[in-house]
The RNA shown here (transfer RNA) has 71 nucleotides and comes from bacterium (Candidatus Gribaldobacteria) CG07_land_8_20_14_0_80_33_18.
It matches the Rfam family "tRNA". The family's RNA type in Rfam is transfer RNA. Rfam links the family to the GO term triplet codon-amino acid adaptor activity.
RNAcentral holds the sequence, with entries from ENA.
The prediction has a mean pLDDT of 81.
RNA sequence: GCGGGUGUAACACAAUGGCAGUGUCUCUGGUUUCCAACCAGAUUAUGUGGGUUCGAUUCCCAUCACCCGCU
Repeated sequence: GCGGGUGUAACACAAUGGCAGUGUCUCUGGUUUCCAACCAGAUUAUGUGGGUUCGAUUCCCAUCACCCGCU
C1' cells in the first nucleotide's frame, strides 16, 4: 500500500427497515432474627460524519479503532 472482518449498557451477546432486548454486574424494595439464596423493580447503549427512505442497529459512502490475510 491492497483486501476482508468486527464495533450495540460496566461486561458477554441478540435484534434480516417499524417503540433496541436477554444474561451477569450495580442500586432499591420484599422475604429472612441476620447473611446467602429467591422474588419484584430501577439506572446505564447502536464508534463518528454524511446519504437513501415516511421510517435506519439494519441498506449505501467516507472516516476512526481493533483483528486477520497479501505485498